The prediction has a mean pLDDT of 81. A computed fold for a 106-nucleotide RNA from Sulfobacillus thermotolerans, annotated as SAM riboswitch aptamer (S box leader).
């Protein structure tokens, strides 16, 4: 890189460096000179790991530390408004994809 397969409403900084970007794309909407990524320090504890029924421990590997995976994205329903014959807003649920992040395989 491809594939399988589990999870994504929990949790984490008044720290140093640094000197403007970031939040995967995309529409939005946010964050950021009262300091962005990024580095270190520090934390967290999903999976993996250990005890074990529930539950716990441990932080040693992967991984995380704004806002549900920041909301929408493809389908489908229901319900409200309009329009007149199954349209079109709007909220709200399901399922999907699309990410991500772990185990396993090519």
């Nucleotide at each position: 890189u491809u594939c399988u397969u589990a999870u994504c409403c929990a949790g984490a900084g008044u720290g140093g460096u640094g000197g403007a970007g970031g939040g995967a794309c995309u529409g939005g909407c946010c964050c950021g000179a009262u300091g962005a990524a990024a580095c270190c320090c520090g934390g967290c504890a999903a999976c993996c790991c250990c005890c074990a029924u529930a539950g716990g421990g441990u932080g040693g590997g992967u991984g995380c530390c704004a806002a549900u995976u920041c909301c929408g994205g493809a389908a489908g329903a229901a319900u409200a408004c309009g329009g007149a014959u199954u349209c079109g807003u709007a909220u709200u649920c399901u399922u999907u994809a699309a990410g991500a992040u772990g185990a396993g395989a090519a």